[in-house]
RNA sequence: AAGUAGAGGUUGCGUUGUUUAUCAGUAAUCUGACGGAUGUCCCUUAAGACAGAUGAGGUCAGAUGAAAGGAAAUGACGCCGAAGUCCUGCAGAUUUAAGGGCUGCAGCCGGCUGGGCGUAAGGUGAAGAAGUUUACGACUGUCAUCAGGAAGCUGGUGGGGCGCUACUUGA
Repeated sequence: AAGUAGAGGUUGCGUUGUUUAUCAGUAAUCUGACGGAUGUCCCUUAAGACAGAUGAGGUCAGAUGAAAGGAAAUGACGCCGAAGUCCUGCAGAUUUAAGGGCUGCAGCCGGCUGGGCGUAAGGUGAAGAAGUUUACGACUGUCAUCAGGAAGCUGGUGGGGCGCUACUUGA
């Protein structure tokens, strides 16, 4: 230097199926009343198309009444930069253009993060859930170093996963 195989945790990471609750008596549809000109195509702007006084959006009442995303439990699968996030590009949606948002795919030895947890704030979200970003905190794993110890190990300081451990090959 290259290759192979491993470890961190019993709440390691991700994908997916099933069940359950939540979403929600919400959206939507229909009926009636009020009302009187807007509404639809993710949001804004500008156009375009369509619907609308044979009554739009909206409000109230009644009837019917979801789903997706996310969550918990459980099963299966793939793994240990597992993965997440930022950045870039491409694609998608009832039209086009610009900007933005969402979803998916791809990059590239791109940047950051060893891991889970807790607290605070931001943003996403129906949500006091979950997840994510930043900061802080203790815990944990690993390596280096110092001290103690017969040893197992304990304590202090510091570093990062392009790391750490074991083996093989080459120089």

The prediction has a mean pLDDT of 79. A computed fold for a 171-nucleotide RNA from a bovine gut metagenome, annotated as Lysine riboswitch aptamer. It matches the Rfam family "Lysine riboswitch aptamer". From the family's description: Riboswitches are metabolite binding domains within certain messenger RNAs that serve as precision sensors for their corresponding targets. Allosteric rearrangement of mRNA structure is mediated by ligand binding, and this results in modulation of gene expression.